[in-house]
Source information:
This is a predicted structure of a 72-nucleotide RNA (transfer RNA) from a Verrucomicrobia subdivision 6 bacterium. The source organism's lineage runs through Bacteria, Pseudomonadati, Verrucomicrobiota, Verrucomicrobiia and Verrucomicrobia subdivision 6. Its Rfam family is "tRNA". Its family is annotated with triplet codon-amino acid adaptor activity in the Gene Ontology. By type it is a transfer RNA. The sequence was found in a public genome assembly.
RNA sequence: GGACGCUUAGCUUAGUGGUAGAGCGCCUGCUUCACACGCAGGAGGUCACUGGUUCAAUCCCAGUAGCGUCCA
Numbered sequence: 001g002g003a004c005g006c007u008u009a010g011c012u013u014a015g016u017g018g019u020a021g022a023g024c025g026c027c028u029g030c031u032u033c034a035c036a037c038g039c040a041g042g043a044g045g046u047c048a049c050u051g052g053u054u055c056a057a058u059c060c061c062a063g064u065a066g067c068g069u070c071c072a
Stems, first nucleotide, its partner, number of pairs: 001071007010024004018055001026042005048064005
């Protein structure tokens, strides 16, 4: 330098053109002498960024950035 793949909650990740979920973690309550476990509830997301297509984009297209694999 080139090809391909990935980027979604604090971490690991699912997901689909019609206002986004799970597990773990975090907070609160119950339980306990206390802690842990357990149960119930809750907070937490510009879906990497910019532009385009569309009535509508996290999803489709292009570019940029970062990460990974391979080739040179």